[in-house]
Context: one part of a larger RNA
Molecule: small-subunit ribosomal RNA, central domain
Organism: uncultured prokaryote
RNA sequence: CUGGGCUUAAAGGGUGCGCAGGCGGCGCGGCAAGUUGGGUGUGAAAUCCCUCGGCUCAACCGAGGAACUGCGCCCAAAACUGCCGUGCUAGAGGGAGAUAGGGGCGCGUGGAACUUCGGGUGGAGCGGUGAAAUGCGUUGAGAUCCGAAGGAACACCGGUGGCGAAAGCGAUGCGCUGGGUCUCUUCUGACGCUGAGGCACGAAAGCUAGGGGAGCGAACGGGAUUAGAUACCCCGGUAGUCCUAGCUGAAAACGAUGAGCACUGGGUUGAGGGUUCCGAUGCCGUCUCGACCGAAGCAAAAGUGUUAAGUGCUCCGCCUGGGGAGUAUGGUCGCAAGGCUGAAACUC
Repeated sequence: CUGGGCUUAAAGGGUGCGCAGGCGGCGCGGCAAGUUGGGUGUGAAAUCCCUCGGCUCAACCGAGGAACUGCGCCCAAAACUGCCGUGCUAGAGGGAGAUAGGGGCGCGUGGAACUUCGGGUGGAGCGGUGAAAUGCGUUGAGAUCCGAAGGAACACCGGUGGCGAAAGCGAUGCGCUGGGUCUCUUCUGACGCUGAGGCACGAAAGCUAGGGGAGCGAACGGGAUUAGAUACCCCGGUAGUCCUAGCUGAAAACGAUGAGCACUGGGUUGAGGGUUCCGAUGCCGUCUCGACCGAAGCAAAAGUGUUAAGUGCUCCGCCUGGGGAGUAUGGUCGCAAGGCUGAAACUC
């Protein structure tokens, strides 16, 4: 450089924004860089190919021709790509009106439960298990009632449902704020797609500093079980889990399926939307999102099937037998833990 691939066989980057780059809608005019045709110069000889010839043949050698697929210059063409100019509205965006939502952030508020503390009643057990024991309790536990305090999470609604780029988001009020959808077709006029680097976001655990600490609970102690039991079960329990500021950047970060656009039979269904003033089990779609079943096709099959894994195009990432190994080394990032990049010998 080329080929074949990436749901489950090796392989989609965790997600987004975006510089460079690559790619890019419809029409007209121009230029002629790419492109195409013609001409011309050059493309040493040898070699390769064709024809003829010389060694008795051949190898080998000689001669002529062709070729040397390339490059420079000149002339011409203008379909396509490119460049310049000009126009368009189907892509993209703006505007107006409406609308659904656990999208995000901050400050408040609420009830149930739990634990602790104080008080009342009461008087022997409670708790826990397969069965027990450790544990708690006459210094009055457990039960029950009243009061106070505290922290964390928000039952029902709740859904195959909604929102978000992903991670993720669920009590409630207010404030600030991002995105989406529908209707009108009023404006801009290709302003687009992708995106190596880069930047931002990024569950849980972990780290730094300061707070907080009800419940739960790595580690740890004890009781059981067992041959043992560094476990599963039970009684306790520190870090942590929570908040603020910062770091980390690992995941089965999964649809194990990158993003965008176009095209290709149907059926059922949920959410949003439109419809006479409002409402509706009615009606509407050429709309958006979610789910199921399935034609064709695709697929090794499972399956997938307008939310493609179908048919095509554009751009990015990645794979190339198993082990060694996500190791060593170098570089770089991190407080550390460790992350990113990432081999080889050897071996099957």